This is a predicted structure of a 168-nucleotide RNA (Lysine riboswitch aptamer) from a bovine gut metagenome.
The model forms 100% of the base pairs in the Rfam consensus.
The coordinates come from a structure-prediction model, not an experiment, and the mean pLDDT is 80.
[in-house]
RNA sequence: UGAUAGAGGUUGCGGAAACCAAGAGUAGCUCGUCCGGCACAGGCAAUGGGGGCGAGGGAAAGGGGUGACCGCCGAGGAGCGGGGCUGAGCGCCUGAUCGGGCCCGUGUCCGGGGCAGCGGAGAACAUCCGUUGCACUGUCGCUUCAGAGGAAGCGGAGAGCUGUCAGA
Numbered sequence: 001u002g003a004u005a006g007a008g009g010u011u012g013c014g015g016a017a018a019c020c021a022a023g024a025g026u027a028g029c030u031c032g033u034c035c036g037g038c039a040c041a042g043g044c045a046a047u048g049g050g051g052g053c054g055a056g057g058g059a060a061a062g063g064g065g066u067g068a069c070c071g072c073c074g075a076g077g078a079g080c081g082g083g084g085c086u087g088a089g090c091g092c093c094u095g096a097u098c099g100g101g102c103c104c105g106u107g108u109c110c111g112g113g114g115c116a117g118c119g120g121a122g123a124a125c126a127u128c129c130g131u132u133g134c135a136c137u138g139u140c141g142c143u144u145c146a147g148a149g150g151a152a153g154c155g156g157a158g159a160g161c162u163g164u165c166a167g168a
Stems, first nucleotide, its partner, number of pairs: 001166006009073001012072004018066003029056007040095005076110003079106005085100004111137002114134008139156007
């Protein structure tokens, strides 16, 4: 240097059948009653587009929890660049804006999980992502102690660490 096999764990990482909560007594629908051209920009349509209240009946998706099982240990997550798809706002079309997936590229960042603060996403006191702090933990290097396993301090980063094989 290359190949290959491994280790980390309070809940390691990703996917996921099934079940459950939330979404929500919400949306849409039906009946009654009342209102009357306005809501990002431009255009079009419009005597019924749409809206309020009462009654009846009443979902789903995205997001999440548990998790059989499956694949794994840069597992994976995020950022950045590019390309589709999709949701939202009083009708339709186009555009803009805001939001969410998917695909491709990229060693730009992160060893790992936890807790707390802050910011973002979200219907959300769920959950996720980013970031800062705090200890904890695996690993390697240095120093000291111990001298059987090991302990403490400081420092580093997965482009790392350990075993085996091959080459120089």